[in-house]
Molecule: Glycine riboswitch aptamer
Organism: Rhodocyclaceae bacterium
Parts: sequence; C1' cells; structure tokens
RNA sequence: CUGCCAUCGUCGGGAGAGAGCCGUUGGAAAACCCAACUGCCGCCGAAGGCGCAACCGCCCGGGAACCGCUCAGGCAAAAGGGCCGACGACGCAGG
Repeated sequence: CUGCCAUCGUCGGGAGAGAGCCGUUGGAAAACCCAACUGCCGCCGAAGGCGCAACCGCCCGGGAACCGCUCAGGCAAAAGGGCCGACGACGCAGG
C1' cells in the first nucleotide's frame, strides 16, 4: 500500500404476525384512551437458543442455513431486528 477475509464500533436501510379478549394497578374528575402485569385464544421468525443432510470420524461424536421447532423474543407506533451498504479501529493475508 492492497484485500471479495475475521472481529468490533458508528451511521443509514431492514421483513413477518390480533392497535385481540377478561381482569388488576397506575395516568386522567369520570368515560373513552394509554402504559404495565398476569390469565385465555389466535399468529410470526430475521435477537438469542435448540434440531439435522451431505461429508468427516477416534462410530458415544463433529457438522449449514433464509430449512425445521417456537423455549425465549415479537404481532399499530416506538424499541429491537438476521442481513445489506458506507466509514473507522484492529487482526490476518499478500505485495
């Protein structure tokens, strides 16, 4: 100096699914409404987690996902969000 590589940070983008029902507490003078907390029913998969094919093997095992499961999380907005882009840091590799 370069890199279509790894990790981290910042910024931007970012899907899906009930603004569900009963109750309690708080806000509010009350009602409507909003938030939180259970409970109930219905859903989503792209935080995390779990499972596995080929293949490998020391034959108890290793082993991927945008596939599956939905424990967790989520189902107006907000927040979060696999992943993508830009920049930077750092490591690795090459010159």